[in-house]
This is a predicted structure of a 342-nucleotide RNA (Bacterial RNase P class A) from a Solirubrobacterales bacterium. Taxonomically the source falls in Solirubrobacterales (Bacteria, Bacillati, Actinomycetota, Thermoleophilia). It matches the Rfam family "Bacterial RNase P class A". It is annotated as a ribozyme. Rfam describes the family as follows. Ribonuclease P (RNase P) is a ubiquitous endoribonuclease, found in archaea, bacteria and eukarya as well as chloroplasts and mitochondria. The sequence is in RNAcentral, with records from ENA. A source record names the gene rnpB.
């Protein structure tokens, strides 16, 4: 110390001035009060209030005790929490020169399924170019035989027919370990050396893993579970328009030393209507539930002026924890380390 890379902080300020909303306190105004007005003090949005994605308080319903099933979440390993798909550490993979990043990260040797195009071939595979043609075929020629144009004989060329390969090319996201020698007709873990791989001991870790050792094994096991599925955990619904408390008017019910008409000569009784008293629910209403911002017509804002680096995203509605999504600019802090210097 260029560039990176992690973690945090903040999110225009300061002054005037007019205003909205909560509390609180006041004596004198206004009201029968109950509260209004008035003054005064105090408080008044965010890192994300935002999406409503998760987990949980709280409420009501349902079950009210196990257990199985259905559905539906989650899924490396240890801790952390009320809990959590979240948070720290680590572990495996991947990316990077590193700081660090990213990973819907159980199980593919249970079983069943599927691998699209492209390719020859996509699961215990496969031969298009391409190599080989040792072996047989089929063709030419030497050489040998003889009955003189034949062949059960031999060499050699040649065809690429049978066939043999899987190195190499090409196809694809994947094609059945890699270099290397030997080996071969030409190849090949065929055989061997190293490297990888896998299993089993051991040794290191609380584990998830690792492994410098030791034995074995030519290598046997493609991919997808965000296809069915197996396997462990965990889950009961619905959400502050939950829910509770009070309660006008109508309209129900019960009662009365009360009025009224009606039946009757009169009285009592009964019914009807009206009053009154009292009940249940409970509709408008109102009040908690409701918060050191906080309604239910729902506050948190305007304007002026000065200074800067010139102000992004964006406004609570029952409350907490997280995750994610938006977001101009700025501070700090701790890392990496291209180069320089000594």
């Nucleotide at each position: 110390g260029a560039u990176g890379c992690g973690a945090g902080c903040u999110a225009g300020g300061c002054a005037g001035u007019c205003g909205c909303g909560g509390a609180g306190a006041c004596a004198a105004c206004c009201g029968a009060a109950a509260g209004g007005a008035g003054u005064c003090u105090u408080c008044g949005a965010g890192g994300a209030a935002a999406g409503u994605c998760c987990g949980g308080a709280c409420a009501c319903c349902a079950c009210a005790g196990g257990g199985c099933a259905a559905g539906g979440g989650c899924g490396g390993u240890g801790g952390g929490u009320a809990a959590c798909g979240c948070c720290c550490a680590c572990c495996c993979g991947g990316g990077g020169a590193a700081a660090c990043c990213c990973g819907c990260g159980g199980g593919a040797a249970a079983g069943u399924g599927c691998c699209g195009c492209a390719g020859a071939g996509a699961a215990c595979a496969g031969a298009c170019c391409g190599c080989c043609g040792a072996u047989g075929g089929c063709g030419c020629g030497g050489c040998c035989a003889c009955a003189c144009g034949u062949g059960a004989g031999u060499c050699g060329c040649g065809c690429a027919c049978a066939g043999g390969c899987a190195a190499g090319g090409g196809u694809g996201a994947a094609a059945c370990g890699g270099u290397g020698c030997g080996g071969u007709a030409a190849g090949a873990g065929c055989g061997c050396a190293c490297c990888g791989g896998c299993g089993c001991c051991g040794c290191g870790g609380u584990g998830a893993c690792g492994u410098a050792g030791g034995c074995g094994c030519g290598c046997a096991u493609g991919g997808c579970a965000a296809a069915c599925c197996c396997c462990g955990c965990c889950c009961g619904g619905u959400g502050c328009a939950a829910g509770g408390c009070c309660a006008a008017g109508c309209a129900g019910g019960a009662c009365c030393g009360u009025c009224g008409a009606c039946c009757c000569a009169g009285c009592c009784c009964g019914g009807c209507g009206a009053g009154g008293u009292c009940c249940a629910g409970g509709u408008g209403g109102g009040c908690c539930g409701c918060a050191c911002a906080g309604a239910u017509g729902g506050a948190u804002g305007g304007c002026u002026g000065c200074c800067c680096a010139a102000g992004a995203c964006a406004g609570a509605a029952u409350c907490c924890g997280g995750c994610u999504u938006a977001c101009c600019g700025g501070c700090u802090c701790g890392c990496u380390g291209a180069g320089g210097a000594g």